A computed fold for a 1447-nucleotide RNA from a Planctomycetota bacterium, annotated as small-subunit ribosomal RNA. It matches the Rfam family "Bacterial small subunit ribosomal RNA". Model confidence (mean pLDDT): 81 of 100.
RNA sequence: AGGGUUUGAUCCUGGCUCAGAACGAACGGUGGCGGUGUGCUUAUUACAUGCAAGUCGAGCGAUAAUCGGGCAACCGAGGAAAGCGGCGGAUGGGUGAGUAAAGUAUAGAUAAUCUACCUUGUACAGGGGGAUAACAUUCCGAAAGGGAUGCUAAUACCGCGUAAGUUUCAUUAUACGCAUGUAUGAUGAAAGGGAGUGUGGGAUCGAGAGACCACACGCUACAAGAGGAGUCUAUAUCCUAUUAGUUAGUUGGUGGGGUAAAGGCCUACCAAGACAUAUGGGUAUCCGGCCUGAGAGGGUGGACGGACACAUGGGCACUGAGACACGGGCCUAACUCCUACGGGAGGCAGCAGUAAGGAAUAUUGGGCAAUGGGCGGAAGCCUGACCCAGCGACACCGCGUGGAUGAUGAAGGUCUUCGGAUUGUAAAGUUCUAACAAGUAUAAGAAAGCGAGACAUGUUAAGAGCAUGUUGAGUUGAUGAAGGUACUAGAUGAAGUCAUGGCUAACUCUGUGCCAGCAGCCGCGGUAAUACAGAGAUGGCGACCGUUGUUCGGAAUCACUGGGCUUAAAGGGCAUGUAGGUGGAUUUAGAGGUUAAUUGUGAAAUGUAACGGCUUACCCGUUGACUGGCAGUUAAAACCGUGAAUCUAGAGUGAUGUAGGGGAGAGUGGAACUCCUGGUGGAGCGGUGAAAUGCGUUGAUAUCAGGAGGAACGCCGGAGGCGAAAGCGACUCUCUGGACAUUAACUGACACUGAGGUGCGAAAGCUAGGGGAUCAAACAGGAUUAGAUACCCUGGUAGUCCUAGCUGUAAACGAUGAGUACUAGGUAGGGGAGAGAUUCCCUGCUGGAGCGAAAGUAAUAAGUACUCCGCCUGGGGAGUAUAGUCGCAAGGCUGAAACUCAAAGGAAUUGACGGGGGCUCACACAAGCGGUGGAGUAUGUGGUUUAAUUCGAAGCAACGCGAAGAACCUUACCCAGAUUUGACAUUACAGGAUUAGGUGUAUGAAAGUAUGCUGACGCUUUUCGGAGUGGAACUGUAACAGGUGUUGCAUGGCUGUCGUCAGCUCGUGCCGUGAGGUGUUGGGUUAAGUCCUAUAACGAGCGAAACCUUUGUCCUUAGUUACCAGCGGGUGAGGCCGGGGACUCUAGGGAGACUGCAUGCGUCAAGCAUGAGGAAGGUGGAGACGACGUCAAGUCAUCAUGGCCUUUAUGUUUGGGGCUACACACGUACUACAAUGGUGGAUACAAAGGGCAGCGAGCUUGUAAAAGUAAGCGAAUCCGCGAAAGUUCACCACAGUUCAGAUUGUGGGCUGCAAUUCGCCCACAUGAAGCUGGAAUCGCUAGUAAUCGUAGGUCAGCUAUACUACGGUGAAUGUGUUCCUGAGCCUUGUACACACCGCCCGUCAAGCCACUGAAGCAGGGUUAGCCUGAAGUCAUCGACCCAACCG
Repeated sequence: AGGGUUUGAUCCUGGCUCAGAACGAACGGUGGCGGUGUGCUUAUUACAUGCAAGUCGAGCGAUAAUCGGGCAACCGAGGAAAGCGGCGGAUGGGUGAGUAAAGUAUAGAUAAUCUACCUUGUACAGGGGGAUAACAUUCCGAAAGGGAUGCUAAUACCGCGUAAGUUUCAUUAUACGCAUGUAUGAUGAAAGGGAGUGUGGGAUCGAGAGACCACACGCUACAAGAGGAGUCUAUAUCCUAUUAGUUAGUUGGUGGGGUAAAGGCCUACCAAGACAUAUGGGUAUCCGGCCUGAGAGGGUGGACGGACACAUGGGCACUGAGACACGGGCCUAACUCCUACGGGAGGCAGCAGUAAGGAAUAUUGGGCAAUGGGCGGAAGCCUGACCCAGCGACACCGCGUGGAUGAUGAAGGUCUUCGGAUUGUAAAGUUCUAACAAGUAUAAGAAAGCGAGACAUGUUAAGAGCAUGUUGAGUUGAUGAAGGUACUAGAUGAAGUCAUGGCUAACUCUGUGCCAGCAGCCGCGGUAAUACAGAGAUGGCGACCGUUGUUCGGAAUCACUGGGCUUAAAGGGCAUGUAGGUGGAUUUAGAGGUUAAUUGUGAAAUGUAACGGCUUACCCGUUGACUGGCAGUUAAAACCGUGAAUCUAGAGUGAUGUAGGGGAGAGUGGAACUCCUGGUGGAGCGGUGAAAUGCGUUGAUAUCAGGAGGAACGCCGGAGGCGAAAGCGACUCUCUGGACAUUAACUGACACUGAGGUGCGAAAGCUAGGGGAUCAAACAGGAUUAGAUACCCUGGUAGUCCUAGCUGUAAACGAUGAGUACUAGGUAGGGGAGAGAUUCCCUGCUGGAGCGAAAGUAAUAAGUACUCCGCCUGGGGAGUAUAGUCGCAAGGCUGAAACUCAAAGGAAUUGACGGGGGCUCACACAAGCGGUGGAGUAUGUGGUUUAAUUCGAAGCAACGCGAAGAACCUUACCCAGAUUUGACAUUACAGGAUUAGGUGUAUGAAAGUAUGCUGACGCUUUUCGGAGUGGAACUGUAACAGGUGUUGCAUGGCUGUCGUCAGCUCGUGCCGUGAGGUGUUGGGUUAAGUCCUAUAACGAGCGAAACCUUUGUCCUUAGUUACCAGCGGGUGAGGCCGGGGACUCUAGGGAGACUGCAUGCGUCAAGCAUGAGGAAGGUGGAGACGACGUCAAGUCAUCAUGGCCUUUAUGUUUGGGGCUACACACGUACUACAAUGGUGGAUACAAAGGGCAGCGAGCUUGUAAAAGUAAGCGAAUCCGCGAAAGUUCACCACAGUUCAGAUUGUGGGCUGCAAUUCGCCCACAUGAAGCUGGAAUCGCUAGUAAUCGUAGGUCAGCUAUACUACGGUGAAUGUGUUCCUGAGCCUUGUACACACCGCCCGUCAAGCCACUGAAGCAGGGUUAGCCUGAAGUCAUCGACCCAACCG
């Protein structure tokens, strides 16, 4: 410090989300030790049990048990419980319900107050009185408790005396202050004012106690202090206007009351005020602080500290210095308990603990040793405050779970390309150490008190006593805790958790197969998941780890620091103007803001700096700085504000002019339109893409004349004018608003903006009354259409117009609030001034800087600044609901939430698309020729059938396709049989003469199974009987083979297609924030991104072209098997022979064509047109060659290959069958339908390719297919080989024929183990449909279409009419681009990007989620009013009681 996520990509806007820190936490997993902290956030719910406030005998009476004395009565001691009395139970401790101010924080005021205990100072203390509890007796009651009679004491209670001082009142003086006043005095009057106890004591008194004296404690009064408390003021203190008005003791005054004290605090009267972000509603204790943050802020208020409030809910007072009182009282209510049913008792939000609630929060512990508190003279007692311990990884901090060495890189695990890699120096092993924990032993101590005694000082008559100080025998520690030292043994006792797709550090295997599951966001999972689950490995942190929740941060995403509003959310429709905010120049005054200095405060703790104490750290201590604030005092006077005076530059008034559809009212006009009347006229008019409805012989339309009516104002007219906006257009008159220019006479800041308020405000709509020509929602009819509640047509009512009102909204838009100032130019128009140069105002265009996400804007800013107002904060829900308000209504204004999504959006980019545009091309159309679609047959496909009809191909781009040849084989399919290391490959081990091979037999359809005979070799050794040994075939076993099984959506390779279309890119440079653009666009040209030219581009690459093959012309070289002109020979004929190298031809090498030449056009270009020459002319014809890419196109069945599946089978093998089925549908072909023909006879001319398991001449036989025999030829030599159409002669005469040949019968031939399923051929016979083919559709632009035959591959044969080649004959039409189809370039729109086969809207169905309504049912809160009314306080009245004082 940022990251992820909207898009094909980009920039922006904008939300969502993550990484950080924190916690009184909880949950899951795990868990060694210690220290320091911390622990009911929920029910202010209910509580069993124990404890949490007592103490004082030195205030008082009485005195049990017990002890002592005494004969006894009794006396003395004793001191528990109870009682009277004093002090304390108002502190400490708990909790946060209420409370938005009566609270809290900060700073002040109290001249408006009180204060027990404590401290200081001053001053006395004389003399009396009557009661009462305890107690005793007795009564009532279950109890709690109460009554009566009698006795008694006090530091309890009550009078009297004294009085320094005090209080109040009256008069008065001085000083001071802050308005009322305050302080200190003087005089007078009145009022009130105490208590003893303990210790010691020389003299005196006394029977004694004691008096008395002294001290201490206590009491009384006064004056102060300290600390505490009360009250008041200012400022600050959450959300809400869908709460805008609230308030009658209310605001103030006067008198009175009340209080410690000011005050409507209370009361009577008077006045009518007071407040307003009030009032109401919701929520909430507040602060120091704590968390977070760079800070400003935001959140929070648990622990510790300060304040407040509360003590079962509510109310009330009493006592007291202090309470309206947590462990006091009274009443009421709810609840719980006891009860003898008559009555009583209780209050854990004290410490523990229990129940309940909840995700969740501890022990019914020890001790008063320390600190602190209460009482006491003290000892001491009490103290769940407190100090300790216990429980909880709840948090923070620290330590440990070992250190060193150790490579065969062990075993095991995991992965693997099978080689290895990794876990990993990790382990084992060797060696070392002992901090923690465990055990044993042991030493030294530790505080502050209390305190006999001693000393000193003070008091005193005193050496006593008491107080203070010093010293001090003795005594006190939770059976406390921690720490120190030594020893013992042995690595022993001690590691998990989360993650591993990106963000975000860390990757593989297996399983699963949109299932199970994961997920913070984006998103993973549909058979190769680094995202699920497991494993291994790795990463992070580590006695913890992760999840969940919450807060801040990131978020500049409410923006003070620090945002925006043309198009992303956002300028009010426009003006006027109130409050408010802001405001020109000069002088001066004071000092509110401001600035400076200083003083007080800002508690401690926290935080922070330095130093120090615990072995370190957390923690703790000391000191310092800080505490941004508030307040007081003093000073300054620039700026802001305020008062006063002045000015003219802002603003306004005046004067002179100007332009204008500015507004209102009244009147007038012509054109058009419709209607009415009349004339002419005679069949249609009207309307449309085409029609029809409609009008018309009862006379329309058309035309002429006359009349009536209403509305709107042509030309001028113009991005020209006016107005605040809405808006304003014939002409005239009347009334009227504003603007501008010039002038410089007047006023003297009078200004700008403007929450509320007020006015204006298109169209539609509403109310009432007119008007109604045109047009025209609704409505009717006619068309269109699948439908057509539309578009088109014929009609037509509200309305459109006027008057008076209402409504108050629009894409009311420049999607741009108003005002002021400043900041380059160019140009056009309107209005002024000036003689002119120029200048002022208004309206436009263009454009620089700047700004902007970009588009754009740019003196009419969206630039630079200032002032004021309005508005925005993700999309949807929704401008909806509700509430309020306005409206006659329609509706308007204000305006949410639940829920839901991870986006929604802006601008620009590249594509794609468009029944958008422009340019261009193609047998794309048109112009032609011939077909298909109808028939028969062939062939392929679908479908159906079948045991099987193997599989694949599916618009173009599957369908005579894979298949260049299914009778068996092929063959993958079906049925049946057989076989299992296998039909085929490699390796290892064992066997291996009982062998391989050969040849039989049985069985069988074969394969196979069973079985017989025959049957070797090398080396060593040998007694020549043999023995030993070895390898191959072979046999067995184990690895493995095999698979036309699956996935072409895991792949390679190959192929199709767009398309032989002209495109597709790169480097450098330049432009743009960027995606990208430029280049490649423009003007021409081309078959072409072909070339030229222009040009921020310059070059280059893949394509195009060319190079290659073939064909067309010529030359040259060579001349057999080809050729034969001339010469010679020969034949019936023939290059047959000698020979020739001319020609044809063959096959090597060359030439040739390049817009080269001419003319014209064209930019002095590229190029185009015409022409010449030429065999060929503008790429000469044809072929091969196929850019970047698209279609998850096709192929796992050519081949190769990952994964998966199979292994006595999905492998292998044999026989038979099937792939050839057949109601049907489609594609592609062949043959025809005939006379441009058919049949018969005669006859001419090719090219290319093939041949030895071959082509096969000739001869013979057969009608023929063919057979027999057989020469030649591995071929420019021999063979197939006869080309056919053509030409010619003859017949046929338009017919289902002498057309056509399907189908069928009979007899033959050939190939082959085999011709039935299921071959071809021949002969004879048979002789079907068919007479040119509906809608629709295909090919072709020249040696092309059409037509004719020939050859080859595959192949035993053939289904070939197919395919691939070859030549023969040989046209027509077009020189165009409107349309159909496809394509290219430029441009435009886009909400598309899987890209129009896109995207997307609404209803409905089923299920689910949220919200709502609802018969009803049951609660809570608030406001206003009424009724009843406990305790209690005050007052009054009455009755009663009574010791003190009076009589």